Predicted 3D model of a 93-nucleotide RNA (SAM riboswitch aptamer (S box leader)).
RNA sequence: ACCUUAUCAAGAGUGGUGGAGAGAGCGGCUCGCAGAAACCACGGCAACCUGGCCUGCUUUGAGGAAAAGGUGCCAAUUCCAAGCAGAUAAGUA
Numbered sequence: 001a002c003c004u005u006a007u008c009a010a011g012a013g014u015g016g017u018g019g020a021g022a023g024a025g026c027g028g029c030u031c032g033c034a035g036a037a038a039c040c041a042c043g044g045c046a047a048c049c050u051g052g053c054c055u056g057c058u059u060u061g062a063g064g065a066a067a068a069g070g071u072g073c074c075a076a077u078u079c080c081a082a083g084c085a086g087a088u089a090a091g092u093a
Base pairs, nucleotide, nucleotide: 003091004090005089006088007087008086013042014041015040016039017038021031022030023029027080028079043074044073045072048070049069050068053064054063055062078085
């Protein structure tokens, strides 16, 4: 990379470096020199997975609270429309 399953109307940003693009792609519509992408630092959101806690059961499965670890995310409903598309998580081979 492929495939499977689940989710995608909620939530959460500042500073430094950088210097013209960015929002996946087509169209639209937006964001951007009052500073885009990218990188770094610190912070935050959420709760997919692991571990721990509570209830229940006691073999499992389930529900709840938390947020230690692994990811993810922090303009706009996945920005809008379409979709055999995309993103993320967990798993398979």